[in-house]
Context: one part of a larger RNA
Molecule: small-subunit ribosomal RNA, 3' major domain
Organism: Candidatus Uhrbacteria bacterium RIFCSPLOWO2_02_FULL_51_9
RNA sequence: AGACGGGGGAUCGCACAAGCGGUGGAGCACGCGGUUCAAUUCGAUAACGAGCGGAGAACCUUACCGGGGCUCAAAUACUAGCUGCACAUCCUAUGAAAGUAGGACUUCUUCGAGAGUGCUAGAUAGGUGUUGCAUGGUUGCCGUCAGCUCGUGCAGUGAUGUGUACCCUUAAGUGGGGUAACGAGCGCAACCCUCGUGUUGUGUUAAAUCUACACAACAGACUGCCUACGUAAGUAGGAGGAAGGUGGGGACGACGUCAAAUCAGCAUGGCUCUUACGUCCCGGGCGACACGCAUGCUACAAUGGCCGGUACAAUGGGACGCCAAACCGUAAGGUGGAGCAAAUCCCAUCAAAACCGGUCUCAGUUCGGAUUGAGGUCUGCAACUCGACCUCAUGAAGCCGGAAUCGCUAGUAAACGCGCAUCAGCCACGGCGCGUUGAAUACGUUCUCGAUCCUUGUACU
Numbered sequence: 001a002g003a004c005g006g007g008g009g010a011u012c013g014c015a016c017a018a019g020c021g022g023u024g025g026a027g028c029a030c031g032c033g034g035u036u037c038a039a040u041u042c043g044a045u046a047a048c049g050a051g052c053g054g055a056g057a058a059c060c061u062u063a064c065c066g067g068g069g070c071u072c073a074a075a076u077a078c079u080a081g082c083u084g085c086a087c088a089u090c091c092u093a094u095g096a097a098a099g100u101a102g103g104a105c106u107u108c109u110u111c112g113a114g115a116g117u118g119c120u121a122g123a124u125a126g127g128u129g130u131u132g133c134a135u136g137g138u139u140g141c142c143g144u145c146a147g148c149u150c151g152u153g154c155a156g157u158g159a160u161g162u163g164u165a166c167c168c169u170u171a172a173g174u175g176g177g178g179u180a181a182c183g184a185g186c187g188c189a190a191c192c193c194u195c196g197u198g199u200u201g202u203g204u205u206a207a208a209u210c211u212a213c214a215c216a217a218c219a220g221a222c223u224g225c226c227u228a229c230g231u232a233a234g235u236a237g238g239a240g241g242a243a244g245g246u247g248g249g250g251a252c253g254a255c256g257u258c259a260a261a262u263c264a265g266c267a268u269g270g271c272u273c274u275u276a277c278g279u280c281c282c283g284g285g286c287g288a289c290a291c292g293c294a295u296g297c298u299a300c301a302a303u304g305g306c307c308g309g310u311a312c313a314a315u316g317g318g319a320c321g322c323c324a325a326a327c328c329g330u331a332a333g334g335u336g337g338a339g340c341a342a343a344u345c346c347c348a349u350c351a352a353a354a355c356c357g358g359u360c361u362c363a364g365u366u367c368g369g370a371u372u373g374a375g376g377u378c379u380g381c382a383a384c385u386c387g388a389c390c391u392c393a394u395g396a397a398g399c400c401g402g403a404a405u406c407g408c409u410a411g412u413a414a415a416c417g418c419g420c421a422u423c424a425g426c427c428a429c430g431g432c433g434c435g436u437u438g439a440a441u442a443c444g445u446u447c448u449c450g451a452u453c454c455u456u457g458u459a460c461u
């Protein structure tokens, strides 16, 4: 100087408390451990792994396993040799395919052999092989916490201190006062985007009058005004205002810590394989199942289930696409073909909770839907391993969950549906967005956890 303390003081955070809803029990989905397996590819492992890389594993992907092949190919711009005129394409045989064998076909030219191409050899290639403890780049956590430093000066033999301590204040090392310090930098804040208000301008498709909507520019909020307190910074209240003291949200992440993560996204040093650790193909596996864990979904019902009727959104996407009307089918879907490269047409009359009426009357039920049987639809060479969906039948566990534990302070939690990426299809109940309905509670900081500043102790560095 740090680090630590079941030392002290001050302060903050959904940290506790006050509330609301969950997890832990059930079934299923998904990830992981374990076990099994020819293989169940690899990585991620306290917090900071486990619906994570993977925003799409039937083949492909695919890296794993079994079997069958090749030594080529993508890149050669290289060198030497061999010859041929081809390579390609087509045909035949074989084969699961990849491939292998055979046949057919057969250049240009200034005639020098060159160009092109094939074969052989070499040099190369190739490797999701290894090392994240050789690295770049990127990322996580502490933490959007308020800290981390420098120049000169001053103090000290020196390490170092001071500045950055103190008082007040702030979300903030934010600002004010004071001061052997005076200044400065990286952070904080602001500048950027977005939502909320207004004005002006433009507008084809929206509405047909104003207006609404879309886009753009500008205005607006600064403790500016008033009162109280205060030296001040500021704090509390008020006015006006769409908005008030950082208005809400986002982007933005200091010096550093964990030899944290990633050589499998990419790049890359070293090492290593080279008729194989490269590469092609078919099939299988990544989907196994006595178990354990994590994250979710659906429920256990009457604030509910079912039936009928009536409403109200926003974000988005669409040409190998979105697909209307009409017709067929109980339905999934099929036929059909209008419109639309989109404020025009379609997904989609876009919703669902909601509201109105009826029924069920507390039961393992008209709750719950797992599992299983049968019949179908669609995508796709192909749904056996291993897809989704529909219909009929079947109707399991489950009556609110032990110890323990998680999220959330407002348009939030909770509830409800809708859209998108990936994508032929989809194992999405995941992820990322969008709107609809819309709460409760916070006395307070004693305690738990984490953190900041000062101080104290230390046998630790």
Base pairs, nucleotide, nucleotide: 001461002460003458004457005456007455008454009453010452011451012450013449015445016444019408020407021406022405023404026298027297028296029295031293032292033291034289035288042053043052064284065283066282067281068280069279070278076123078122079121080120081119082118084117085116089104090103091102092101093100094099107115108114126273127272129271130270131269135267136266137262138261139260140258142256147186148185149184150183151182152181153162154161155160166177167176168175192250193249194248195247197219198218199217200216201215202214203213222244225238226237227236228235229234287427300401304360305359306358307357308356309355310354316347317346318345321340322339326335327334328333367398372393373392374391375390376389377388378387414437415436416435417434418433419432420431